Predicted 3D model of an 85-nucleotide RNA (c-di-GMP-I riboswitch aptamer) from Ureibacillus yapensis.
RNA sequence: GUUUGAAAAAGGAAAACCUGAUCGAAAGACAGGGACUCAAAGCCACAAGUCUAAGGUUCAGUACUAUGAUGGUUGGGCUGCCAAA
Numbered sequence: 001g002u003u004u005g006a007a008a009a010a011g012g013a014a015a016a017c018c019u020g021a022u023c024g025a026a027a028g029a030c031a032g033g034g035a036c037u038c039a040a041a042g043c044c045a046c047a048a049g050u051c052u053a054a055g056g057u058u059c060a061g062u063a064c065u066a067u068g069a070u071g072g073u074u075g076g077g078c079u080g081c082c083a084a085a
Base pairs, nucleotide, nucleotide: 002085003084004083005082012038013037017033018032019031020030022029023028036072042078043077044076046075047074048073049070050069051068055065056064057063
């Protein structure tokens, strides 16, 4: 350096749920609690998927639509602890 792995050691993250005089139209994010899980569940919104629909479209609408969100949906990019080969 590469590959494989999470058995050991040291650690890390934090699902559902609850709280919120926080942000947001919402999805959701953020903060605190919590711990289902994760070997990249570290970072990145380029592609796909999924979610939302303020605004716009529509005769109307329970319909359509992303510029919004999601990295713990997948792919991809970058970085990384330990062990074995």

It was read from a public genome assembly, where an Rfam model found it.
The coordinates come from a structure-prediction model, not an experiment, and the mean pLDDT is 83.